[in-house]
RNA sequence: CCGUGCUAGGCGGGGAGUUAGCGGCGCCCUGAAUCCGCAAUCCGCUCUAGCGGGGCUGAAUUCCCCCCCGAGGGGCGCAGGCCCUGGGCCAGCGCCCCGUCAGGCGGCGAUGAUGGCUCGGUCCCGCAACGAUGGAGACCCGUGAACCAGGUCAGAUCCGGAAGGAAGCAGCCUUAAGCGGUCACCUCCAGGCGCUGCGGGGGCGCCGGACCGGAGCCGGCUGACGGAGGUCGCGACCCAGGUACCGGCUUCGACGGGGGGUGCACGG
Numbered sequence: 001c002c003g004u005g006c007u008a009g010g011c012g013g014g015g016a017g018u019u020a021g022c023g024g025c026g027c028c029c030u031g032a033a034u035c036c037g038c039a040a041u042c043c044g045c046u047c048u049a050g051c052g053g054g055g056c057u058g059a060a061u062u063c064c065c066c067c068c069c070g071a072g073g074g075g076c077g078c079a080g081g082c083c084c085u086g087g088g089c090c091a092g093c094g095c096c097c098c099g100u101c102a103g104g105c106g107g108c109g110a111u112g113a114u115g116g117c118u119c120g121g122u123c124c125c126g127c128a129a130c131g132a133u134g135g136a137g138a139c140c141c142g143u144g145a146a147c148c149a150g151g152u153c154a155g156a157u158c159c160g161g162a163a164g165g166a167a168g169c170a171g172c173c174u175u176a177a178g179c180g181g182u183c184a185c186c187u188c189c190a191g192g193c194g195c196u197g198c199g200g201g202g203g204c205g206c207c208g209g210a211c212c213g214g215a216g217c218c219g220g221c222u223g224a225c226g227g228a229g230g231u232c233g234c235g236a237c238c239c240a241g242g243u244a245c246c247g248g249c250u251u252c253g254a255c256g257g258g259g260g261g262u263g264c265a266c267g268g
Base pairs, nucleotide, nucleotide: 001268002267003266004265005264006263009057010056011055012030013029014028015027020046021045022044023043024042034054035053036052037051038050063261064260065259066258067257068256072252073251074250075249076248078247080246081245083242084241085240086239087238088237090235092234093233094232095230096229097227098226099225100224101223103222104221105220106218107217108216115212116211118209119208120207121206122205123201124200125199126198127197128196130194131193133190134189135188136187137186140181141180142179143178149174150173151172152171157166158165159164
């Protein structure tokens, strides 16, 4: 070195999770890899590995170790990207507000605009009248007196020989003061009520009228320009926080690639 027969080993691996820890069943990744039984209110183990029973392969393409690459998973919070929340600042844009102009639309105007002048009102004070409101009174209604109110006065009492007379309680009728109600009408009173009239004052802001005079006036919409804010919306910047995803760091790491390593017996 070759041949034959064996043996160790292999016939998938990994991540998260669970667990004191490991492996499996379940999930996910990889991608092609023997069969049966068991198993998440779990199954089997205790130091390197699923357990039990078959089958195949077998010292190398296949087994073992190291390195590279890297699918995928986990962690950090790093906060760079895309974003979200809150705050600050700017006043950039839009919105709201104000002013000016009078270009456009519109409206008023020779049945007379703006303006001028004048009178009156609106404002203040005083007085008066009327009304309303409130209060009181009167009127009206009801009630209302053991005796000290009136009328009529049964009975009883008194006077009288009698006829008759007198005073008079209860009852009945009425009424005074008082009390209660109504208060339409009537009278009186009150005042930060209303209206009207008269007198006085004030004013030119508004309204109305007369007169002068003769062509503009208004700013509702739109437009232009300017201003101060509101912080309403958008935006730039700053600060703080969050962050599924992308990115960053870290960790494990399949598949794949490279390097190295690993027997026994017999015969030639």
Bacterial large signal recognition particle RNA from a Solirubrobacteraceae bacterium, 268 nucleotides, folded computationally. The sequence is in RNAcentral, with records from ENA and MGnify. The coordinates come from a structure-prediction model, not an experiment, and the mean pLDDT is 77. It is recorded under the gene name ffs. NCBI's taxonomy places the organism under Bacteria, Bacillati, Actinomycetota, Solirubrobacterales, Solirubrobacteraceae. It matches the Rfam family "Bacterial large signal recognition particle RNA". The family is grouped with related families in Rfam's "SRP clan". The family's RNA type in Rfam is non-coding RNA gene. Its family is annotated with SRP-dependent cotranslational protein targeting to membrane, signal sequence recognition and signal recognition particle, plasma membrane targeting in the Gene Ontology.